[in-house]
RNA sequence: CCAGACGGUCGGACGGCCGCUCCAUCGCCUUCGGGCCCAGGCUCGGGCGUCGGGGAGGAAAGUCCGGACUCCACGGAGACACGGCGCCGGGCAACACCCGGCGGGAGUGAUCCCAGGGAAAGCGCCGCAGAAAGCAAACCGCCCCGGACGAGCCCGCAAGGGCGGAUCCGGGGUAAGGGUGAAAGGGUGCGGUAAGAGCGCACCGCGUCUCCAGCAAUGGAGGCGGCACGGCAAGCCCCGCCGGGAGCAAGACCGAAUAGGGGCGGCAUGGUUCUUCUUCGGAAGGGCCGGGCGCGUCUCCGCGUCGCCGUCCGGGUGGGUCGCUCGAGGCGUCCAGCGAUGGGCGCCCCAGAUGAAUGGUCGUCGCCCUCGCCCGAUCUUCGGGUUCGGCGGGGGAACAGAAUCCGGCUUACAGACCGUCUGGCCGU
RNA sequence: GCCGCCUUAGCUCAGUUGGUUAGAGCGCAAGAUUGUGGAUCUUGAGGUCCCCCGUUCGAUCCGGGGAGGCGGUACCA
Repeated sequence: CCAGACGGUCGGACGGCCGCUCCAUCGCCUUCGGGCCCAGGCUCGGGCGUCGGGGAGGAAAGUCCGGACUCCACGGAGACACGGCGCCGGGCAACACCCGGCGGGAGUGAUCCCAGGGAAAGCGCCGCAGAAAGCAAACCGCCCCGGACGAGCCCGCAAGGGCGGAUCCGGGGUAAGGGUGAAAGGGUGCGGUAAGAGCGCACCGCGUCUCCAGCAAUGGAGGCGGCACGGCAAGCCCCGCCGGGAGCAAGACCGAAUAGGGGCGGCAUGGUUCUUCUUCGGAAGGGCCGGGCGCGUCUCCGCGUCGCCGUCCGGGUGGGUCGCUCGAGGCGUCCAGCGAUGGGCGCCCCAGAUGAAUGGUCGUCGCCCUCGCCCGAUCUUCGGGUUCGGCGGGGGAACAGAAUCCGGCUUACAGACCGUCUGGCCGU
Repeated sequence: GCCGCCUUAGCUCAGUUGGUUAGAGCGCAAGAUUGUGGAUCUUGAGGUCCCCCGUUCGAUCCGGGGAGGCGGUACCA
């Protein structure tokens, strides 16, 4: 210098003018509204102004996980079903997140990726091709035996003898080779054999036992076993662990308005008396006692009201307040720890809108792209070219906008900067 | 805001315990029939199974991420 890996920070700066929203101070309006005493004031809001302070993000996004919070349900424990998670250890309020390690894979390397429990508990699937695809299998080939036919070769003058198995049929052996497939029941080599084969041996792989190291996952060493155990669990399933449901439009309160109505289901429907109707069983309505609900802080007592709850239909409203933002908070520093993280101390208060604020415009500077001037540096084969700088003109600046809050993950993102490390080339 | 669901031919929909070439109806094109058209009959074309990554020998189907679309959800009584 080039190419790359990982981690982190930022996401234009300053100023002028005009605005928006929240909080706090002060003032004005009370002919802006409500309440109280009642002369006029006090108080709760509202509007306007002054002064001071705060005002989008690293993802505010997707809504994929985990929580806080609120309401509903629930006597306790367990089982079943359903859903989720899954190497080991640690961190955390919790997690499917993070850190460290182990194993496997990719890369020359820095480093990166892995839904990474169980396939000798069971069920299921493995299309096409191929002889055979899941208690394996003989198509070609190789080899042996039997039979047919005996080509061919050798010896011999000849008769004949010997070698032999080209070809066909039948029976058998063989998983080394060919071929099919994603996958063919360990791999390589030597021996062995009729040909072969873990048939035997060595090494590697696999299984199992023991010992050692480690908290563990796991690793190492030795012995034994001749291989018995294919893949798929992001198919059912098994094992271990976790999980009640809904979500701030949760939920609480005030105000306004309406037909304070009806259907269905569940629970409760007590006593007495009067009136009406009657199919003489009862039904409807009213009074009193009892009972339920609400209010006055509780009891007594008093007042009001009356079936209660759920759901659907019909009806009405489209207002306000709380929840709402101080929190597993931020910044700095020290300590413990490899690290995630935890602890101590100091300082700080940092958006709360609701058709929804956090903006617009101008100027200067900075950044990127492009064109021109040929001014300067640089190389030169003197034609010119490369790169950097200067001046001038034009254009551009990403992804994206809080909506109850927090911890993560994922996805989108113009560009700028910093640090650590790896590989290559050149120079010393 | 919160919650749920869907995406297969031009349109409306099937489908597959994951397997050779994904179908149906309507529509479209051509031919037959007819004097012409409609209807009818025959034949045919037309697919990124929304996109990307993974699991698997193999994905429309299984898992994850993204994109697009649809629906529900206020309060009073």
Predicted 3D model of RNase P RNA and transfer RNA as a complex of 505 nucleotides.
Rfam match: Bacterial RNase P class A.
The prediction has a mean pLDDT of 75.